[in-house]
RNA sequence: UCUCGAUCAGGGCAAACCACGCGAAAGCGUGGGACGCAAAGCCACUGGCCUAAGUCCCAAACGGGAUAUGGUCGCAGGGUUGCCGGG
Numbered sequence: 001u002c003u004c005g006a007u008c009a010g011g012g013c014a015a016a017c018c019a020c021g022c023g024a025a026a027g028c029g030u031g032g033g034a035c036g037c038a039a040a041g042c043c044a045c046u047g048g049c050c051u052a053a054g055u056c057c058c059a060a061a062c063g064g065g066a067u068a069u070g071g072u073c074g075c076a077g078g079g080u081u082g083c084c085g086g087g
Base pairs, nucleotide, nucleotide: 002087003086004085005084012037013036017032018031019030020029021028022027035074041080042079043078045077046076047075048072049071050070054067055066056065057064058063
């Protein structure tokens, strides 16, 4: 440096749920809490999925439909950084 993840050591992160807050929503933040995770560290580049404020279309109307510039890295790929150990 590359690769693999059995074991060892130090550990790390934190699902659901609850409280408070932000947001139109999806979802996010903080605290509690652990389902799990060898990158469940980081990045929205590619695909997927979620939402639809705004915009457009339909409708007499109630409403309905389409759409990301919003979100998800704990959906997958990719990029990038890292601990221990084996090769």
Model confidence (mean pLDDT): 92 of 100. c-di-GMP-I riboswitch aptamer from a Candidatus Binatia bacterium, 87 nucleotides, folded computationally. Of the family's consensus pairs, 95% are formed in the model. It was read from a public genome assembly, where an Rfam model found it. Taxonomically the source falls in Binatia (SeqCode) (Bacteria, Bacteria candidate phyla, Candidatus Binatota). It matches the Rfam family "c-di-GMP-I riboswitch aptamer". From the family's description: GEMM was predicted in a large-scale screen for bacterial structured RNA regulatory elements.